[in-house]
RNA sequence: ACCAUGGAGAGUUUGAUCCUGGCUCAGGAUGAACGCUAGCGGCAGGCCUAAUACAUGCAAGUCGGACGGGAUUCGGGACAGAGCUUGCUUUGUCCUGAUGAGAGUGGCGCACGGGUGCGUAACGCGUGAGCAACCUGCCCCUGUCAGGGGUAUAGCCCCUCGAAAGAGGGAUUAACACCGCAUGACGAUAUCCCCCGGCAUCGGGGGGUGUCCAAAUAUUCAUAGGACAGGGAUGGGCUCGCGUGGCAUUAGCUAGUUGGUUGGGUAACGGCUGACCAAGGCUACGAUGCCUAGGGGCUCUGAGAGGAGAAUCCCCCACACUGGUACUGAGACACGGACCAGACUCCUACGGGAGGCAGCAGUAAGGAAUAUUGGUCAAUGGAGGGAACUCUGAACCAGCCAUGCCGCGUGCAGGAGGAAGGCCCUACGGGUCGUAAACUGCUUUUGCCGGGGAACAACCCUAUCUACGUGUAGGUAGCUGAGUGUACCCGGAGAAUAAGGAUCGGCUAACUCCGUGCCAGCAGCCGCGGUAAUACGGAGGAUCCGAGCGUUAUCCGGAUUUAUUGGGUUUAAAGGGUGCGUAGGCGGCUUUCUAAGUCAGGGGUGAAAUACAGCGGCUCAACCGUUGCAGUGCCUUUGAUACUGGGGGGCUUGAAUGUGGUCGAAGGCGGCGGAAUGGGACAAGUAGCGGUGAAAUGCAUAGAUAUGUCCCAGAACCCCGAUAGCGAAGGCAGCUGCCUAGGCCAUAAUUGACGCUGAUGCACGAAAGCGUGGGGAUCGAACAGGAUUAGAUACCCUGGUAGUCCACGCCCUAAACGAUGGUGGCUCGGUGUCGGCGAUAUACAGUCGGUGCCCAAGCGAAAGCGUUAAGCCACCCACCUGGGGAGUACGCCCGCAAGGGUGAAACUCAAAGGAAUUGACGGGGGCCCGCACAAGCGGAGGAGCAUGUGGUUUAAUUCGAUGAUACGCGAGGAACCUUACCCGGGCUUGAAAGUUAGUGAAUUGGCCAGAGAUGGCCAAGUGAUUUAUCACACGAAACUAGGUGCUGCAUGGCUGUCGUCAGCUCGUGCCGUGAGGUGUUGGGUUAAGUCCCGCAACGAGCGCAACCCCUGUGGAUAGUUGCCAUCACGUUAAGGUGGGGACUCUAUCCGGACUGCCAGCGUAAGCUGUGAGGAAGGUGGGGACGACGUCAAGUCAUCAUGGCCCUUACGUCCGGGGCUACACACGUGCUACAAUGGCCGGUACAGAGGGCAGCCAUCCAGCAAUGGAGCGCGAAUCCCUUAAAGCCGGUCACAGUUCGGAUCGGGGCCUGCAACUCGGCCCCGUGAAGUUGGAUUCGCUAGUAAUCGCGUAUCAGCAAUGACGCGGUGAAUACGUUCCCGGGCCUUGUACACACCGCCCGUCAAGCCAUGAAAGCCGGGGGUGCCUGAAGCGUGUUGCCGCGAGGAUCGCGUUAGGGCAAUACCGGUAAUUGGGGCUAAGUCGUAACAAGGUAGCCGUACCGGAAGGUGCGGCUGGAAUACCUCCUUU
Repeated sequence: ACCAUGGAGAGUUUGAUCCUGGCUCAGGAUGAACGCUAGCGGCAGGCCUAAUACAUGCAAGUCGGACGGGAUUCGGGACAGAGCUUGCUUUGUCCUGAUGAGAGUGGCGCACGGGUGCGUAACGCGUGAGCAACCUGCCCCUGUCAGGGGUAUAGCCCCUCGAAAGAGGGAUUAACACCGCAUGACGAUAUCCCCCGGCAUCGGGGGGUGUCCAAAUAUUCAUAGGACAGGGAUGGGCUCGCGUGGCAUUAGCUAGUUGGUUGGGUAACGGCUGACCAAGGCUACGAUGCCUAGGGGCUCUGAGAGGAGAAUCCCCCACACUGGUACUGAGACACGGACCAGACUCCUACGGGAGGCAGCAGUAAGGAAUAUUGGUCAAUGGAGGGAACUCUGAACCAGCCAUGCCGCGUGCAGGAGGAAGGCCCUACGGGUCGUAAACUGCUUUUGCCGGGGAACAACCCUAUCUACGUGUAGGUAGCUGAGUGUACCCGGAGAAUAAGGAUCGGCUAACUCCGUGCCAGCAGCCGCGGUAAUACGGAGGAUCCGAGCGUUAUCCGGAUUUAUUGGGUUUAAAGGGUGCGUAGGCGGCUUUCUAAGUCAGGGGUGAAAUACAGCGGCUCAACCGUUGCAGUGCCUUUGAUACUGGGGGGCUUGAAUGUGGUCGAAGGCGGCGGAAUGGGACAAGUAGCGGUGAAAUGCAUAGAUAUGUCCCAGAACCCCGAUAGCGAAGGCAGCUGCCUAGGCCAUAAUUGACGCUGAUGCACGAAAGCGUGGGGAUCGAACAGGAUUAGAUACCCUGGUAGUCCACGCCCUAAACGAUGGUGGCUCGGUGUCGGCGAUAUACAGUCGGUGCCCAAGCGAAAGCGUUAAGCCACCCACCUGGGGAGUACGCCCGCAAGGGUGAAACUCAAAGGAAUUGACGGGGGCCCGCACAAGCGGAGGAGCAUGUGGUUUAAUUCGAUGAUACGCGAGGAACCUUACCCGGGCUUGAAAGUUAGUGAAUUGGCCAGAGAUGGCCAAGUGAUUUAUCACACGAAACUAGGUGCUGCAUGGCUGUCGUCAGCUCGUGCCGUGAGGUGUUGGGUUAAGUCCCGCAACGAGCGCAACCCCUGUGGAUAGUUGCCAUCACGUUAAGGUGGGGACUCUAUCCGGACUGCCAGCGUAAGCUGUGAGGAAGGUGGGGACGACGUCAAGUCAUCAUGGCCCUUACGUCCGGGGCUACACACGUGCUACAAUGGCCGGUACAGAGGGCAGCCAUCCAGCAAUGGAGCGCGAAUCCCUUAAAGCCGGUCACAGUUCGGAUCGGGGCCUGCAACUCGGCCCCGUGAAGUUGGAUUCGCUAGUAAUCGCGUAUCAGCAAUGACGCGGUGAAUACGUUCCCGGGCCUUGUACACACCGCCCGUCAAGCCAUGAAAGCCGGGGGUGCCUGAAGCGUGUUGCCGCGAGGAUCGCGUUAGGGCAAUACCGGUAAUUGGGGCUAAGUCGUAACAAGGUAGCCGUACCGGAAGGUGCGGCUGGAAUACCUCCUUU
């Protein structure tokens, strides 16, 4: 310097992640509507629906300077009459001047302006061209001309018909109306000649001749107008290129159709039209049909490309009640003209007429919804006129509406006791509304009042002046404003007149309280609400916007979610089953020409408005003005020629051919072979065979099976055989012959781009299936039987039909898969294998073509792919666009059928999916633990009793605990109390604690009523004391109460369980897009994530272990209440005493054990050992100790605690009752069933613990429980305290017993206020069940089980056989880890994640919704044929009219409309019927997900209540296992 000014995302699938993918939101916009609210102004906008129907008024007239005519009114004059005031008033007639209404003739206009969007998918519109094929009034320029006649007709007048609208007849009349005649060329036409030009037909100019056609006047005499011709301008007509909706479930359409010739017609070309001739024309680059729709400038959105729209303004088109038709005219097939037909409305005298707001207002109707029956021609514009002027619902203004855009205001400053009040809280207090208010000062926009007050006005016209020719042009003055006394300005008073709406779970800015309790409700998506809701409703507060704010609707955006910019297709949706090939698309090297594409320069166009930029005008802005830029496009011209295209020439590398080899389960037809299977015959032989998890059906003494020989039949081809081969795919396998096709290699002879792909099309296409005819051994849908099972329409078994096989013809689908279209090129390597070449070769550096595995780069969401791409490129084809509905319905095509191909919608959901991750799970796998099994010992389950629970009962049987992990549990003590339950009687600041007055000492004894609580009464007593008071009791009032009422799913704390299982995590690093992984996996080892080794990990934490306690050994210290060896004393005896510290013991410290030593094995860790040593040996035994977490586990009734609830009761006191009930059921225990025992007698040895309202020696009484007396001991001293089993002796002999002791009777003892409900103990008597316990099930691995007794807590006593401890005696067994249960680690599958007690499929039943079919019924638009056929137009017409031009009449043609007939299409409705979707706690089963318990799935066929089952073929998108093969590493 140039270019550019612009592009944001979020929520929602999951336990989490990445991806795919849909849904939803934030933005902008609107002719809007609705809700709430509302002060002002400016600018703009305002029937989107019924092109529905319209009352009323207005919206197109004007010209007397074209014409006839003149009502009326006024003035003057004359006459007559009347009134009479005699000169006035008035009436009539006549003359005259002025005024000129209404209608008429004529001219111009009415084709503009204004409205609407019906129709139209079209040269309609847009854009660019063309007309040599055309027209053009008014306007401008040029040339020439206007002579002389004629006849009518409206009107007026008269008459007739009619209700009216109107019509008819007669007489008469004017013109710039109309018609001849004349003049006529540079006009038209015919023809001839010459010149010039063009893309074709042809055009232009000049000349000659023949024929034909003009005119209008008005007047103030200057204008206005008239005729012909030429030109211009403007406006139009026609034609063409390109562009301009949807549906192919619309594929063929077309008779004036396409072209020609010749007439006609038009302003003009043209099948525009007639006749004749030809048979064409359009179409996959979408004809025809159906549906929808005015098009554009522009508007909205968007970064853009696009998408959507078509209001206001501008351009074009179309339409004017519906349909048709022409007339007039410069222009119309004519919005406020005509005719006809139709529908509708109105008038009517019933005969007949009238009408067309999609002009402006307005009305009704429709609708969510859209305004005044306003003012003015002042301006701008239009029509007429010479003009004044008239008309103008065009226009300019005003009115209504927050409909939009823009602007302004509702005050500003100060003001903390941070007032009151509201709301919230951890509530003496704090926070917030909040400087907000009050209060003080200030200002005055807006509104109100008063005053002033524009611009828009310039013309025309009038007067006057100037310049050339009484006109034109210019100057001066005057006249003209609907809006409007408006905008604006000045002044005055006064904070005075003025704030709302929505929202506050996330997205998304904004939080608390109360109410409600899956109710009421919210919700755009995700989702909130089941008692602590920031999500519902209210409140306080906050946020956003603000005269508005929200909601709804619609469009674009976000959405790269239709992808040109800018997407994809292995597994997410998506590659056609495969090939051949048509159209089409794309195409090798080189040269030349061309210049279509392409590029550059120039020209034209791309209307204005809009948009953008600059400047300017309203105080700003919106709005407006002006200037400029831009307008990606189209047309044209000049040039360039690299690339693409086209024409020509050449080439060989693409492709093909030739030649020589080679390869193969490639295809077709035929011939042959053996094994097996089944059958037949014979032989031989005897009782079974067969089949299964086990069986049975079946076969067999009429001789099966097994065995042998011979024969027959059909089907399939063992080994070889292989991630081997061939083929386009499907597919192809014994040997062999013939026929056919192909690949590869070598060679480089031939052609010379001949190529690639390939919509439609054609062909091929496993299995099943179909048709006809064969064949039929095996197997085998259906079917039958047998099993299994709850059932078993299955899996298993025995049979068995179609089929399986062949020929011919159909079908045309598969997980037809590499889930991967074809062709060509490019991009590291390694290692197998097949075929060929290279060479003598079975070496192997090479090379070409196939077929596998592993990997670099790269790609991918990942898994993975990776020269055989899913990498990097090019070309062509096919296909996808959320899930379900559905590959269904309808339509069409194909098929004999089965069915196939094509292929929707309504409705419904907020997902459906892919890959990978962590878990959990598996009737998956591997490894390993545990009294888990096994091996053992003893029990439970049977009996009786105890105890707990369920159930039942009850006034109450209080409550809780409920698989494991509730049930001798809370409870380690229910007669009252406890006690929470029931009945009854009481109390209400309360039974209890605290504070404050006051009173009284406290207290003790007694009496009365009562069941007691309670109430009443009497007596005793008067405390301490620094006389303030203290302790205690009573106590009015007040502040506090109280609740074992609810919520363990609001909680704390505590606890159970997995589990004393070995796990659970972190930091940093590394890997992965990420969840996450690694570490923690692996190889060993351990009780152990214990340790070792290895390793992208290195470390660390919580757990394990250790540290703590008890116990086992020794030592030291200490020595009473313990001990007693020695010494002494002493007793019947005794540590009884002196004494002693040796021992035991007590209780403190220390030592000891660590795989330390040895041997073997091992790298190590460690393991093994009858090892040594040692009291103890490999954590010596036991305890305490419980990781991250799980079970919303348990407990609101231990306690604590949020919230809720009760308050003369859900609180509290008392009496009684209940918790102890009893047909039953279960759990836990005790005692037994006996002789390893019972009973009797004798006798020995513990540990731990407890004791003063206590333990109690000893003595006495009692059979005993126990009582009485009474020593010692607050305890190593005394007591409980004799331990028992054991041992010794005796007895009992197998029995319901000398077993067993339940039950019941009687008598006692003890505790206690009290043993009736409902205690324990003792004695006597009674003497039940029970003779070892079904299925099943529990504990225990050593001082353990078993067995024996002792103690303690609770406690007045005790229902204790329970619980917790203590010691005595003291075993058996473990091969082992297949199985059951639980657990740990690794791995695998998964559709599970509330996690297998998971998920989930289909029928049936119920409700709701949309939809298909359907006899029929109803409707719509369209075409076809026939009949009829108005107006008009065309045409013919001798008669009638007219002098004539011409007209009338009638006929023919054409046509709107009407009718008849059948038809195809589209739509609505419908008895009935089919499936589909959704819902809910229905019913039946269990199909799928794990090997889902028969692997699943695809196609097909059959069968079955249903999922489904089975047959045949196919797929892996199947787990596990063994073997084989291959690859990698060493």
This is a predicted structure of a 1530-nucleotide RNA (small-subunit ribosomal RNA) from Parapedobacter sp. SGR-10.
It matches the Rfam family "Bacterial small subunit ribosomal RNA".
The coordinates come from a structure-prediction model, not an experiment, and the mean pLDDT is 83.